[in-house]
RNA sequence: AUCUUAUCCAGAGAGGUGGAGGGACUGGCCCUUUGAAGCCUCGGCAACAGACUUGUUAUAGAGUACUGUGCCAAUUCCAGCAAGCUUAUAGCUUGAAAGAUAAGAA
Numbered sequence: 001a002u003c004u005u006a007u008c009c010a011g012a013g014a015g016g017u018g019g020a021g022g023g024a025c026u027g028g029c030c031c032u033u034u035g036a037a038g039c040c041u042c043g044g045c046a047a048c049a050g051a052c053u054u055g056u057u058a059u060a061g062a063g064u065a066c067u068g069u070g071c072c073a074a075u076u077c078c079a080g081c082a083a084g085c086u087u088a089u090a091g092c093u094u095g096a097a098a099g100a101u102a103a104g105a106a
Stems, first nucleotide, its partner, number of pairs: 002105007013042005021031003025080004043072003048068003051064004076098001081095006
């Protein structure tokens, strides 16, 4: 890097360093010198997998947060393609696509 499955309207930030970008892409709209990204330390959230507890004939389910990840502005920030609805320069709904994360496969 590829494929499969599940989830994505909840939740959770301080300090140091650094010094101009960041929010995947495109458009919009935002964040940012009242300090961006990256890196370090500490803290937190969640509960995908393992582990443990509980539960069951067996599953399922419930719990803990020890291990492996992940995450801590804005719904995946909104839209992008298709269909439908409405009070129609627009708004809304549904499904896809794309992306992210986890687990698995070759």
Molecule: SAM riboswitch aptamer (S box leader)
Organism: Amphibacillus cookii